Molecule: transfer RNA
Organism: Candidatus Marsarchaeota archaeon
C1' cells in the first nucleotide's frame, strides 16, 4: 500500500441480514427485609466510535474517516 472482519452503558453482550419503543447480565446508587453483614426483593442511573447522505423514520442501508484484529504485498 491492498483486502477482510470488528466497534452498542464502567464491563460483557442481544438487536443489524429483513429500517419502526435501544433489551439483558454484572456493576453503581437508594429503599425494603435483617440485631448487623451477606443473600434476597423493589426502584433508579447509565450506551449505539466520528461526520455526512438516503428515508416520514437509521444502531440497522449507502459514502467518507478513526481505532483495533487478521490476511496479502
Nucleotide at each position: 500500500g491492498c483486502g477482510a472482519g470488528u466497534g452498542u452503558a464502567g464491563u460483557c453482550u442481544a438487536g443489524c441480514c429483513u429500517g419502526g419503543u435501544a433489551g439483558g447480565a454484572c456493576u453503581u446508587u437508594g429503599c425494603c427485609c435483617c440485631u448487623c453483614c451477606a443473600a434476597g426483593g423493589c426502584a433508579a442511573a447509565g450506551a449505539c466510535c466520528c461526520g455526512g447522505g438516503u428515508u416520514c423514520a437509521a444502531a440497522u442501508c449507502c459514502c467518507g474517516g478513526c481505532a483495533c484484529u487478521c490476511g496479502c504485498a